[in-house]
RNA sequence: GCGGGCGGCGGGAUGGCCGCGCCGGGCUUCGGCCCGGUGAGGAAAGUCCGGGCUCCACGGAGAGACGGUGCCGGGUAACGCCCGGCGGGGGCCUUCGGGCCUUCAGGGAAAGCGCCACAGAGAAGAGACCGCCGGGGCCUGCCCCGGCAAGGGUGAAACGGUGGGGUAAGAGCCCACCGCGCCUUCGGCAACGCAGGCGGCACGGCAAGCCCCACCGGGAGCAAGGUCGAGAAGGGAUGGCACGGCGCAAGCCGGGGCGCUCCGGCCCGCCAUCCGGGUUGACCGCAGGAGGCUGUGAGCGAUCGCAGCCCUUAGAUGAAUGGCCAUCCAGAGGGUCCUCGGACCCUUGGACAGAACCCGGCUUAUACGCCGCCCGCACUC
Numbered sequence: 001g002c003g004g005g006c007g008g009c010g011g012g013a014u015g016g017c018c019g020c021g022c023c024g025g026g027c028u029u030c031g032g033c034c035c036g037g038u039g040a041g042g043a044a045a046g047u048c049c050g051g052g053c054u055c056c057a058c059g060g061a062g063a064g065a066c067g068g069u070g071c072c073g074g075g076u077a078a079c080g081c082c083c084g085g086c087g088g089g090g091g092c093c094u095u096c097g098g099g100c101c102u103u104c105a106g107g108g109a110a111a112g113c114g115c116c117a118c119a120g121a122g123a124a125g126a127g128a129c130c131g132c133c134g135g136g137g138c139c140u141g142c143c144c145c146g147g148c149a150a151g152g153g154u155g156a157a158a159c160g161g162u163g164g165g166g167u168a169a170g171a172g173c174c175c176a177c178c179g180c181g182c183c184u185u186c187g188g189c190a191a192c193g194c195a196g197g198c199g200g201c202a203c204g205g206c207a208a209g210c211c212c213c214a215c216c217g218g219g220a221g222c223a224a225g226g227u228c229g230a231g232a233a234g235g236g237a238u239g240g241c242a243c244g245g246c247g248c249a250a251g252c253c254g255g256g257g258c259g260c261u262c263c264g265g266c267c268c269g270c271c272a273u274c275c276g277g278g279u280u281g282a283c284c285g286c287a288g289g290a291g292g293c294u295g296u297g298a299g300c301g302a303u304c305g306c307a308g309c310c311c312u313u314a315g316a317u318g319a320a321u322g323g324c325c326a327u328c329c330a331g332a333g334g335g336u337c338c339u340c341g342g343a344c345c346c347u348u349g350g351a352c353a354g355a356a357c358c359c360g361g362c363u364u365a366u367a368c369g370c371c372g373c374c375c376g377c378a379c380u381c
Stems, first nucleotide, its partner, number of pairs: 001377010012328007020039008041352001045363002048361005053221004066217005071085005086106001087104007107212002112210002114206003129152002131148008160178006179201001180199005186193002225284004235275007244253003254268003291310008329350001331348008
């Protein structure tokens, strides 16, 4: 210098013109107009977790169902998030003691059930295809009986591994080491680690199949929810007027039209006074908070404490936050010039994306540029 990986930061700047939402002030003929200020993000996204807030439900406690989480400790308002550690897997380095990086749905498989494809003799209290050994037979390289499971073969996995002893051949049959299980000492808050002893091996894998154990969880969500409240709409009460049928009367009965009938649906007046409810709409919720910056202290760290300063206040609701021009800054392409590294000119040109109650996380998208660490290659000293 080029290329790559990881992490962090930025992610166009200034000015002018036109336009839009909100806030403040002024004017108004109440329709608006003028002036000033302010106006997206690191993810506003996916809506996947955790909360605040609101309403509904709920006497307390326990149990069950359902859903979720799952090594240990810490942080946090809380979390499935973050930090530190432990254990397993992988990679690199190593002075072989270990170190560094990375990754893990990482509780329980001696509570029970279930499953383990294909291949293979045999897939869970199993098995003998080839083979090894002993005996027998004969047609002399095969058959029969018995023993064995070391070697071969199958498989993701074959019922501990390596070495030695032992044996007819073998086998935890016996022994040493390793692995596994149990017990104990010591260290650690713990997960766990180190060491010693005992056990001849009993306990294959899968819980991302059911299940068991521990812990957590009431439901719905700002279209939550609340306030004010238009109608010649609609509901109710009272009074008055008008109208039908039956009956001597007191009084009683609702009736109409379409249709053969029943059911169902539809309609049933006018006026006055009063009552409460909702819809359209308006307003609140709704913008200053688990807030930011700087310094300092504690801590390995996540994070927390203290002090000072700051406001970093967007608030739409058929939903504003935009467009154009000029100059500049990166980037890309081309040209001219020369002192070969730059200067100048022209064209192009800035990603992903966009608030909708708020906050903490996670995940995903992101042109280009800058910084830090690491790796590879080339060149120079």